[in-house]
The RNA shown here (small-subunit ribosomal RNA) has 1501 nucleotides and comes from a metagenome. It matches the Rfam family "Bacterial small subunit ribosomal RNA". Gene Ontology terms of the family: ribosome and structural constituent of ribosome. The RNAcentral record of the sequence draws on SILVA.
RNA sequence: AGAGUUUGAUCCUGGCUCAGAACGAACGCUGGCGGCGUGCCUAACACAUGCAAGUCGGAUGCGAAUCACUCCUUCGGGAGCGUAGUAGCAUGGCAGACGGGUGAGGAACGCGUACCUGAACCUGACGCGCGAUGGGGGAUAGUCCUUCGAAAGGAGGUUGAAUACCGCAUACGCUCGUUCGCGAGGAAAAGUGGCCUCUGCAUGCAAGCUACUGUCGUGUGAGGGGGGUGCGUCCUAUUAGUUAGUUGGUGGGGUAAUGGCCUACCAAGACGGCGAUGGGUAGCUGGUCUGAGAGGAUGAUCAGCCACACUGGGACUGAGACACGGCCCAGACUCCUACGGGAGGCAGCAGUGGGAAUUUUGCGCAAUGGGGGGAACCCUGACGCAGCAACGCCGCGUGAGUGAAGACGCCUUUCGGGGUGUAAAGCUCUGUGAGGAGGGACGAAGACUCCAGGUGAAGAGCCUGUGGGAAUGACGGUACCUCCAUAGCAAGCCCCGGCUAACUCCGUGCCAGCAGCCGCGGUAAGACGGAGGGGGCGAGCGUUGUUCGGAUUUACUGGGCGUAAAGCGCCCGUAGGCGGCAGUGUCAGUGUGACGUGAAAGCCCUCGGCUCAACCGAGGAAGCGCGUCGCAUACUGCACGGCUAGAGUUCUGGAGGGGGAGGCGGAAUUCCUCGUGGAGCGGUGAAAUGCGUAGAGAUGAGGAAGAACGUCAGUGGCGAAGGCGGCCUCCUGGACAGAAACUGACGCUGAGGGGCGAGAGCGUGGGGAGCGAACGGGAUUAGAUACCCCGGUAGUCCACGCCGUAAACGAUGGGUACUAGGUGUGGGGGUGGUGAUCAUCUCCGUGCCGGAGCUAACGCAGUAAGUACCCCGCCUGGGGAGUACGGUCGCAAGGCUGAAACUCAAAGGAAUUGACGGGGGCCCGCACAAGCGGUGGAGCAUGUGGUUUAAAUUCGACGCAACGCGCAGAACCUUACCUGGGCUUGACAUGGUGGUGCGAUUGCCUGAAAGGGCAAGUUCCUUCGGGACGCCAUCACAGGUGCUGCAUGGCUGUCGUCAGCUCGUGUCGUGAGAUGUUGGGUUAAGUCCCGCAACGAGCGCAACCCUUGCCCCUAGUUACCAGCAGGUGAGGCUGGGGACUCUAGGGGGACUGCCGGUGUAAAGCCGGAGGAAGGUGGGGAUGACGUCAAGUCCUCAUGGCCCUUACGUCCAGGGCUACACACGUGCUACAAUGGGAAGGACAGAGGGGAGCGACCCCGCGAGGGGGAGCGAAUCCCCAAACCUUGUCGUAGUUCGGAUUGGAGUCUGCAACUCGACUCCAUGAAGGUGGAAUCGCUAGUAAUCGCGGAUCAGCAUGCCGCGGUGAAUACGUUCCCGGGCCUUGUACACACCGCCCGUCACACCACGAAAGUUGAGUGUACCCGAAGUCGCCGGGCCAACCCGUCAGGGGGGCAGGCGCCGAAGGUAUGCUGAGCGAUUGGGGUGAAGUCGUAACAAGGUA
Repeated sequence: AGAGUUUGAUCCUGGCUCAGAACGAACGCUGGCGGCGUGCCUAACACAUGCAAGUCGGAUGCGAAUCACUCCUUCGGGAGCGUAGUAGCAUGGCAGACGGGUGAGGAACGCGUACCUGAACCUGACGCGCGAUGGGGGAUAGUCCUUCGAAAGGAGGUUGAAUACCGCAUACGCUCGUUCGCGAGGAAAAGUGGCCUCUGCAUGCAAGCUACUGUCGUGUGAGGGGGGUGCGUCCUAUUAGUUAGUUGGUGGGGUAAUGGCCUACCAAGACGGCGAUGGGUAGCUGGUCUGAGAGGAUGAUCAGCCACACUGGGACUGAGACACGGCCCAGACUCCUACGGGAGGCAGCAGUGGGAAUUUUGCGCAAUGGGGGGAACCCUGACGCAGCAACGCCGCGUGAGUGAAGACGCCUUUCGGGGUGUAAAGCUCUGUGAGGAGGGACGAAGACUCCAGGUGAAGAGCCUGUGGGAAUGACGGUACCUCCAUAGCAAGCCCCGGCUAACUCCGUGCCAGCAGCCGCGGUAAGACGGAGGGGGCGAGCGUUGUUCGGAUUUACUGGGCGUAAAGCGCCCGUAGGCGGCAGUGUCAGUGUGACGUGAAAGCCCUCGGCUCAACCGAGGAAGCGCGUCGCAUACUGCACGGCUAGAGUUCUGGAGGGGGAGGCGGAAUUCCUCGUGGAGCGGUGAAAUGCGUAGAGAUGAGGAAGAACGUCAGUGGCGAAGGCGGCCUCCUGGACAGAAACUGACGCUGAGGGGCGAGAGCGUGGGGAGCGAACGGGAUUAGAUACCCCGGUAGUCCACGCCGUAAACGAUGGGUACUAGGUGUGGGGGUGGUGAUCAUCUCCGUGCCGGAGCUAACGCAGUAAGUACCCCGCCUGGGGAGUACGGUCGCAAGGCUGAAACUCAAAGGAAUUGACGGGGGCCCGCACAAGCGGUGGAGCAUGUGGUUUAAAUUCGACGCAACGCGCAGAACCUUACCUGGGCUUGACAUGGUGGUGCGAUUGCCUGAAAGGGCAAGUUCCUUCGGGACGCCAUCACAGGUGCUGCAUGGCUGUCGUCAGCUCGUGUCGUGAGAUGUUGGGUUAAGUCCCGCAACGAGCGCAACCCUUGCCCCUAGUUACCAGCAGGUGAGGCUGGGGACUCUAGGGGGACUGCCGGUGUAAAGCCGGAGGAAGGUGGGGAUGACGUCAAGUCCUCAUGGCCCUUACGUCCAGGGCUACACACGUGCUACAAUGGGAAGGACAGAGGGGAGCGACCCCGCGAGGGGGAGCGAAUCCCCAAACCUUGUCGUAGUUCGGAUUGGAGUCUGCAACUCGACUCCAUGAAGGUGGAAUCGCUAGUAAUCGCGGAUCAGCAUGCCGCGGUGAAUACGUUCCCGGGCCUUGUACACACCGCCCGUCACACCACGAAAGUUGAGUGUACCCGAAGUCGCCGGGCCAACCCGUCAGGGGGGCAGGCGCCGAAGGUAUGCUGAGCGAUUGGGGUGAAGUCGUAACAAGGUA
């Protein structure tokens, strides 16, 4: 510090996800030791049991038992003494307000910070100071007696103490009053020890003295607390208004104290957009986690503050409480009960249930701290320790060295090897931890005591100091140290597709499963599971959850808004924010200095202590904040006065569809009337509906009505926007120019707010010509609730009132300033010029092009999307959704505001390359057209689908590019299929081991054959061991046309013989990529030329190759025969010839070379000449980068999988030949350009030895019997159409030949299933073939025959060959395919693409809903506990006063009444929540239905 993920690829936007750190954690697997920490995050849920707050006898009253001893005894027991003034009970004092727990509540001066409280405070205990502590009185608890009650707990009486209680006296401070002289008021408690100087008794003790501890008054200090203020402190406006003690005042009350805290009266205020009120959530802070920081999150442990103590209310006591282990009341709950009543509160420490989860019902007060006490001491679940838990951090160990070209095992392998791996073993060492033995702490010093000093009368007591002494440890026989022995007892977890470090085998087969994101798994999975190996971390490792980070993804630091999400439709304007020039004052902001504060702990630095570290100690730094005081005055603010450049006012002038109102006009449309006229009109792609003989349309005249204003018209004008268009008049807003004068910052923006606001729509009333939702009809269509047509109502128009939206768009808020140019246009002005025209300068407006700059790119570019400033609005992934709910506006429609659950890993922008388009341009091709002949109809052949078959009808090929294809030839064989019969090292290959000696051959039996059985027979070499060769047995293995062409090689098809496909360097672009290869010409061609940021190059094209067409040379048999010669019935038959044809070798020839025209002085094109051939002469071979997971595992090869007496192999028979059908490819026809008959010609290319076979004979014929010649330019196979003559005469025929019957021939082991051919007979369909469709552009189509491969035989198929030999092409609109350029795109598996909505099904979350359930809260009223306060107080009462001792007074108590008042109740609202028949839409879900809306002009943009 980044990475993965949207795409074919790219850049950007943007979300999701990951790597990091952290945790009071939990869960899974695993687990050796120690140190230091931490440990109910949930149910402030309920709690059994024990403990957690007591102490003081030096404040006080009373005062045991038990036991021991002694004595007595009626042996039952009693008394005394000790235990013991102990335990205990009680009064009283202090402490129980601290310490400990928890986080419910609370959004608040609660907390934090800084201040205020001496004109609003308090303070027990403690320190310091001053002054006191005199003298009296009456009760009471307890004990005891009686008594009520189950208990808890009471009632009456006796005795009776105090530092308990009450008067009186005194009053330095104090309080109140004050005439400032003073007056008035108000206290107390003693206890213990010591001493004898003075006094008394006189031993000693005391009235006394002294010390200590207390008590009272007061001052002060320290610490603590109460109250107040500024600032800070979460979310929500779908909470906008709140408030009646409310805000203030006066009097009174209350408090320690201010205050509306409370009360009476008076006034009507107070708070709020700087967010009141309401709702939700939350203890706050120091800090903690994270982060570079800013920030975000958090508030366990430790520390400060607050709040709470079962829930709610209340007060009492007290210095302090409205009180966790106190009280009263109410409520819920639990427990006890004798049913009458009682008791209780773990959010103290342990512990229990509960929970995913959080410990022991431990030890000790030794230390620290706290309460009480004079002290000893007691109490202390605070605390110190221990226990449990890998919960966290830190440290240590599980050994170290050596040890093979490398054991075993396991894994893998191309079988050679490789890995685990120096790893192990072995050898040599060490001894941490655990184990055993021994020693053994620090933490402990005070208090106590001796001594010295101070105080004091003192050797009391107290304080200080040095020294000495004894005792005190829960942890703990622990830490630590020493010794002993042994490598012995101690390693796991996760991961290994990318991110992300680490790869193979097997299993599985979209299954099982994985998954943080992208995504893996459908038979070779590095992604699932196992294994081997590897990587990471390590007593841990992973998972889950949560926080921050990465995320500059809420942007203060540090983002954006033309098209990605995002500018309000526009204007006016309130608050607010911001604001021109120069000056004076002030110093609030700002800057600076000092001081105070910013607790401790923590973080950071330094040093130190535990062996280190974690941890701990000490010191420092920091703490960005707040406050106080001073200084500075540039800038901002504020105050004052001034200026004119911003802004505004006045004047003059012209431009304009700016707005409102009234009036007027013509053209057109429709309607009405009349005339003319007479059959159609209208409408469309074509039609029809419609109108018209009752007279339409057309035409002439007249009239009516409503709406809109042609030309001018513009890229133009005006307006804030919406918007505005005939002419005239009136009213009216704004902008602009010019020249002066005036005001003097009056400005800009603008949350709320107000106004304007196209169209549609709504209300009321008019109006209604044309147009025209809805609707009707006609068409179109599979349908057509559309597009087209004929009609047509609202509406469109007017008035008034609503609505308030829009792609209200420049998808671009407003203002100001600045920043190259060029060129139009509207309005105004200046200058030059005599001047129309013109040139130039300038202001305002409106366009285009373009530079810098900006931008993701596109693009913007003085009218900015540039550079800056000011203000407003808005955005934060897609869907859900601009939806729901709520609020508000509206008559309604609906508008504004505006979520969530759930779901997805994207959704997007711009640009790129392709592909595609019922986009465009240019151009090709038998692509269409023109033409010729076919197919589709018939019969047959052949292939295919389908069907069928006891079984098999083997398999493959499937649009073009499967279907006379693999098959160039299935009767057996082939053959892969079926049925049946057999074989098992096998039909075939190689090798090992053992045995045997054969072999080849022949015969016999059985059988359908294969096979099985029997017999005869006996080879060669030899070094005599054996070997070759075979057989038998056995082991390796063979074998498979079994699967996968989607694991492959090779080969092939296809686009396509199309003209394309690329590369290097350079250049351009952020990049994909572009350029080159585009453009202008040209070509069959990316062929060539020209131009050009390109310059070159490669694979293709062309050429080189073969063949054919002309000529030449060479050669001349088997070919040829002109001349010569011979010969025949004829014939190159013969001699010969080398001329010709031909053969087969070589060469020439054609190159736009020449001429003319054209073209760019080009390439080229057109025409011409010459030439056998002319612009590639014809044909062939030749197939770029690639596409189709195209075809083939059944040609061959081959990975993997599968079978192994069978999926191998042999044999017989059957099948591949089936047949209601359907399709493809063909053959033959339908006839006279023909059929039949007779006669007569002319090829080429091939083939031939188990062959071709002349010729002769036989047969009607297929053919048979002979058989010359020929391994072939020699012999043979060998032509037909055509030509000539005659016949048939349009007929299902003398066409056509299917089918069938009969008879044959040939091949072959064999023609039944299932061959071909022949003859005789039979003579079917068929009379030119619907929709549709195929081939062909010249020696082509058509037509005619011939040959060959395969092959025993079998050809209408295939591959070739020649003979005869046409027609047509205007042209490129259309169909199909293709090339180049361009355009659009939501396609990229690429249009056979993508994709929308309803419906149906399943699941999920949400809304509505009659209602229903519980919760919170407001208002009114009822009832009203405890309790404070007030009043009454007839009953009751010790202290003080009076008193004649009867009593009275003062004061109080019970009780009663009243105000307030918790819970409860009634009524009525509000808020949020749960459930809810049914209902609504939404989301999601491999293969459902209907259509085709969108994306290409998406077929109606």